[in-house]
């Protein structure tokens, strides 16, 4: 240089293969306890890597770029 593959929440990951973005962990907040741990309830937090482009609608489909892993030269 060229080929797969990955990018979603603070961290690890999902998601009907177009129709509304979750879950655990973590972080606030309340109850329970004399306190901590812990358990229970409730909350904040995501222009989905970047631009564009189909389509009524895009986390998803098409290009391109940018980064990570990984094959091959």
């Nucleotide at each position: 240089g060229g080929g797969a593959u990955c990018g979603u929440a603070g961290c690890u990951c999902a998601a009907c293969u177009g129709g509304g973005a979750g879950a655990g962990c973590g972080c606030c907040u309340g109850c329970a306890u004399g306190g901590c741990a812990u358990g229970c309830a409730g909350g904040a937090g995501g222009u989905a890597g970047c631009c564009g482009g189909u389509u009524c609608g895009a986390c998803c489909c098409c290009g391109g770029c940018c980064g990570g892993u990984u094959c091959c030269a």
Model confidence (mean pLDDT): 81 of 100. This is a predicted structure of a 73-nucleotide RNA (transfer RNA) from Byssovorax sp. The sequence is in RNAcentral, with records from ENA. Its Rfam family is "tRNA". Rfam classes the family as a transfer RNA. The source organism's lineage runs through Bacteria, Pseudomonadati, Polyangiales, Polyangiaceae and Byssovorax.